[in-house]
The part of an RNA shown here (large-subunit ribosomal RNA, domain VI) has 265 nucleotides and comes from Clostridium magnum DSM 2767.
Context: one part of a larger RNA
């Protein structure tokens, strides 16, 4: 740009892709069947394999601004206590958030119209025949049905709502302008993300940081006492510290402001 005004939703579904797989046990029943040996269709439940989507409670993995331990050296005047380097120095652990080995779903039921095949009625051919008119039964296979996109499906649909029928120039359709719904820039940002877009919000505010308070990590900080010649130990203390989680609070930043946007065959 198109959908004969402009918006804002919420939607039909041409169409298009994806799924589509199967073992084992139990039970019907040691029935039917069959001299015996063996041994079911039908039905009805249970557990698995591969695959596939989703998800992080569990189990575990990773978690380079989280905590602790602990070597060696340099500093910070010394000790204490910290830094900085030495793969993140090394070592144990380990929130979020991504994640398989984990966790939970799925293939189905069912229906229509059929293959092969099996069949009614039935002549041509007094009889016979599923066939020549006619009527049926019938597959993991076909169209439905499950799950996703999809009105650019130019046959461009459909429903609800909102905003109005200003101005100037032309006057035959038109152009121009400043607006209205409502949109965007601009900015706070993530559950989205390459960018854009998608989504939350912009003081009539929790959007994000800080704070505070909590959860979850780690494990019991410093200082001081005591005890011990000392390493150390003990109390104070389930301590200090804490990314990314929750919830609260306007403190701090979203301020101010611009831009586009109808007049309807």
């Nucleotide at each position: 740009c198109g959908u004969a005004g402009g918006a804002a939703a919420u939607u039909u579904g041409a169409g298009a892709g994806g799924a589509g797989c199967u073992g084992u046990c139990c039970u019907u029943a040691g029935u039917a069947c069959g001299a015996g040996a063996g041994g079911a269709c039908c039905g009805g439940g249970a557990u698995g394999g591969a695959c596939u989507g989703a998800c992080c409670u569990c189990u575990g993995g990773u978690g380079c601004a989280c905590c602790a331990g602990u070597u060696g050296u340099u500093c910070c005047g010394c000790c204490a206590g910290g830094a900085g380097c030495a793969c993140a120095g090394c070592u144990g652990g380990g929130u979020a958030g991504c994640u398989a080995u984990g966790u939970c779903a799925g293939g189905a039921c069912g229906g229509g119209a059929u293959a092969a095949a099996c069949g009614c009625u039935g002549a041509a051919a007094g009889c016979a025949u599923c066939u020549a008119a006619g009527c049926g039964u019938g597959a993991a296979g076909c169209c439905c049905a499950c799950c996703u996109c999809a009105a650019g499906a130019u046959a461009a649909g459909a429903u609800u709502u909102c905003c109005c029928a200003u101005a100037g120039c032309a006057u035959a359709a038109g152009c121009u302008a400043g607006u209205a719904a409502g949109a965007c820039c601009c900015c706070u940002u993530g559950a989205a993300g390459a960018a854009c877009a998608c989504a939350a919000g912009g003081u009539u505010g929790a959007u994000a940081g800080g704070u505070u308070a909590g959860a979850g990590g780690u494990g019991u900080a410093a200082g001081c006492a005591u005890g011990g010649u000392a390493a150390c130990a003990u109390g104070u203390u389930c301590a200090g510290c804490u990314g990314a989680c929750u919830a609260a609070u306007a403190c701090u930043a979203a301020u101010a402001g611009g831009u586009c946007g109808a007049g309807g065959g």
Its mean pLDDT, the model's own confidence on a scale to 100, is 89. The full RNA is in RNAcentral, with records from ENA, Rfam and SILVA. It matches the Rfam family "Bacterial large subunit ribosomal RNA".